[in-house]
RNA sequence: CACUCAUCAAGAUAGACUGAGGGAUCGGCCCGAUGACAUCUGGGCAACCGUGCGAAGUGCGAACCGCGGUGCCAAAUCCGACGGCCGUUGUGCCGAUAGAUGAGAG
Numbered sequence: 001c002a003c004u005c006a007u008c009a010a011g012a013u014a015g016a017c018u019g020a021g022g023g024a025u026c027g028g029c030c031c032g033a034u035g036a037c038a039u040c041u042g043g044g045c046a047a048c049c050g051u052g053c054g055a056a057g058u059g060c061g062a063a064c065c066g067c068g069g070u071g072c073c074a075a076a077u078c079c080g081a082c083g084g085c086c087g088u089u090g091u092g093c094c095g096a097u098a099g100a101u102g103a104g105a106g
Base pairs, nucleotide, nucleotide: 001106003104004103005102006101007100008099013042014041015040016039021031022030023029025081026080027079028078043073044072045071048069049068050064051063053061054060077098082095083094084093085092086090
């Protein structure tokens, strides 16, 4: 980097450092010199992998996360984007695309 599968309405921030953009893209709307974003340290959340267990039969359930691999800690993936649905035309619903994360196999 492209592929497969699963999940994405919950949850969880202090300090240091730096100094202008940041929230993937576009539009909107937000965050930001009262210092954002990034980075580092500590803390936390969660439970994808994991650990042991149960019945049972290769997936499920509850538990733990103490040790280990990740991830995450403004806003629903911040909202929309493409298509469809409707006694309600919406701050609506459903699906797709895109994206993120994990696991797997190239």
SAM riboswitch aptamer (S box leader) from a Bacillota bacterium, 106 nucleotides, folded computationally. Its Rfam family is "SAM riboswitch aptamer (S box leader)". On this family, see Grundy and Henkin, Mol Microbiol 1998: "The S box regulon: a new global transcription termination control system for methionine and cysteine biosynthesis genes in gram-positive bacteria". The sequence was found by an Rfam model in a public genome assembly.